[in-house]
Molecule: SAM riboswitch aptamer (S box leader)
Organism: Acidimicrobiia bacterium UBA6912
RNA sequence: ACAUCAUCGAGAAAGGUGGAGGGAACAGGCCCUGUGAAGCCUUGGCAACCAUCCUUCGGGAACGGUGCCAAAUCCUGCUCCCGGCGCUGGCCGGAGAGAGAGAUGA
Numbered sequence: 001a002c003a004u005c006a007u008c009g010a011g012a013a014a015g016g017u018g019g020a021g022g023g024a025a026c027a028g029g030c031c032c033u034g035u036g037a038a039g040c041c042u043u044g045g046c047a048a049c050c051a052u053c054c055u056u057c058g059g060g061a062a063c064g065g066u067g068c069c070a071a072a073u074c075c076u077g078c079u080c081c082c083g084g085c086g087c088u089g090g091c092c093g094g095a096g097a098g099a100g101a102g103a104u105g106a
Base pairs, nucleotide, nucleotide: 004106005105006104007103008102013043014042015041016040017039021032022031023030026077027076028075029074044069045068046067049065050064052060053059054058073101078098079097080096081094082093083092084091085090
């Protein structure tokens, strides 16, 4: 880097440094941010994928390897379904069903 599989509406922040951006990319929206963004460091925490333990369709623990710690993967983008409006362009709504993209792990 690619492929496969699983998961993605839960959960979890303080300090230092830094000094203007950030929420993956593009577009639109909506947010966060000088009451201090990103990045980096320290400490803490969450979760339980791997590993580990047990009486193994399940459960425990949280020392180890990762991951994560605003908002659903912040929302939408393509197709379909349902309801309403409109009447041939479509618009609005929905924890709707999938696809695509992405993230994390094995």